[in-house]
């Protein structure tokens, strides 16, 4: 000095006129985000039995932990990748069943197309033996070496590798390594296909829910029922509540207000426990709640980009809260930190 | 705000993970018929919304984005 992994933060700043919503008598105070966004998961709250069996039906899937919950985080683990910082993936294919196009002789109970060998042969071929070699494929049913053989093959041994069974060890565990048996090898991919085990999940959502006012034709047709069905309740059965009605289109009316709403798994400083994810004390803060939906213009200095010789000019990304939190995702000009890995030079 | 669904030529659609360099109809575009036009006959261009990922192998299965749709007040 280069060349790279991982990580946190900021994301125009200060004054000042006006104008908007909220609170407030007033003076005056407050007033988007790290994603407010996708609506892809999880909890709160609310309403149905404060939710309850079975069946379907949906997610998730190594082991352990955090944590209201999690398909999110942490920490280990086993496998890929890469020189290395680091990154990515993780149930079961010896329970069963589908599928593996074309090309190959043969695609799952292997298989003879070229070769090799050996038998007849009218010398073209033909019957048989073989998975060492060659060819198709994405995939061809362990590797290397001896031996074996007509030529060959776990067909036999030797090593490595793989399966399974049993043991002590070291870990909470997933694994790890180590030792002795038994097996010549069987067991091919695919579970983001059916499917198997094992966990979770009752249903719907702030247009939930509740209260007030204000309106009229409290209508009409069709199916289903009046003790059986119909609503709650989402597909269905049971259970439970509830009612004599329900559901489905036609037609009428009203569309105005108030809570729910924002103090909350809350923020921030210290400090303590853990390797952390997180969590326990102790002090300080109160920070948007609209709804024909506020959160903006415009000057001034200043930063930092862009054109210009310069005066001057234009410009600052990605985006706009709707019950509320906790991830995940996905967008994001330009800055700025900190850790770390490899090169290279100097000392 | 909240639920849900959808996306293949210019349109309206077919399409078991594998002869799909994606099929068909109408439309467009060229010859051919005709005096010319129009019917008709013959051909031709024309699409999987973007990435990513399972998989040998993706329009098709699974994620992420973009666009479009519909449903949702209360009374009676």
């Nucleotide at each position: 000095g280069g060349a790279g992994u991982g990580g946190u933060c900021c994301g125009g700043a200060u004054g000042g006129u006006c104008g908007c919503g909220g609170c407030g008598c007033a003076a005056g105070u407050c007033g988007a985000g790290g994603a407010a966004a996708g609506u892809c998961c999880g909890g709160g709250c609310u309403g149905c039995a404060c939710a309850g069996g079975g069946c379907g039906g949906a997610a998730u899937g190594c082991c352990g932990g955090a944590u209201a919950a999690c398909g999110u985080c942490c920490g280990g683990u086993g496998g890929a990748g890469g020189a290395a910082a680091c990154u990515c993936c993780g149930g079961g294919a010896a329970a069963g069943u589908g599928c593996c196009a074309c090309a190959g002789a043969g695609a799952g109970u292997a298989g003879a197309c070229c070769g090799c060998c050996g038998g007849c042969u009218u010398a073209g071929g033909u019957c048989g033996g073989u998975a060492a070699g060659g060819g198709u494929g994405a995939a061809a049913g362990g590797g290397u070496g001896c031996g074996g053989u007509a030529a060959g093959a776990g067909c036999g041994c030797a090593c490595c590798g793989c399966u399974u069974c049993g043991u002590a060890c070291g870990g909470u565990a997933a694994c790890g390594g180590g030792c002795g048996g038994a097996g010549g090898c069987a067991c091919g991919g695919u579970a983001a296909a059916c499917c198997c085990c094992a966990u979770u999940c009752g249903c719907a959502g702030c247009a939930a829910g509740g209260c007030c006012a204000a309106a009229u034709a409290g209508g009409g047709a069709a199916g289903c029922g009046c003790c059986a069905a119909g609503c709650g309740u989402g597909g269905c059965c049971c259970g439970c509540g509830u009612u004599u009605g329900c559901u489905u289109c036609c037609g009428g009316g009203u569309a105005g207000g108030c809570u729910g709403c924002u103090c909350g798994a809350g923020c921030c400083u210290g400090u303590g426990a853990g390797u952390a994810a997180u969590u326990g004390c102790a002090g300080g803060c109160c920070a948007a709640g609209a709804u024909g939906a506020a959160u903006g213009a415009c000057c001034a200095u200043c930063a930092c980009c862009c054109c210009u010789a310069a005066u001057g000019g234009g410009g600052u990304a990605c985006a706009g809260a709707a019950c509320c939190c906790g991830g995940c995702u996905u967008a994001c000009a330009g800055g700025a930190c900190c850790a770390c890995u490899c090169c290279g030079u100097a000392u | 705000g909240c639920u849900c669904c959808c996306a293949u030529c210019g349109u309206c659609u077919a399409g078991c993970g594998g002869u799909c360099c994606a099929g068909g109809a109408c439309g467009u575009c060229g010859c051919c018929c005709u005096c010319u036009c129009a019917c008709g006959g013959c051909g031709a261009a024309a699409a999987c919304a973007g990435g990513g990922g399972u998989u040998c192998g993706a329009g098709u299965c699974c994620c992420c984005u973009u666009g479009g749709g519909a449903g949702u007040a209360c009374c009676a």
About this RNA
Two RNAs folded together computationally: RNase P RNA and transfer RNA, 423 nucleotides in total. Its mean pLDDT, the model's own confidence on a scale to 100, is 82.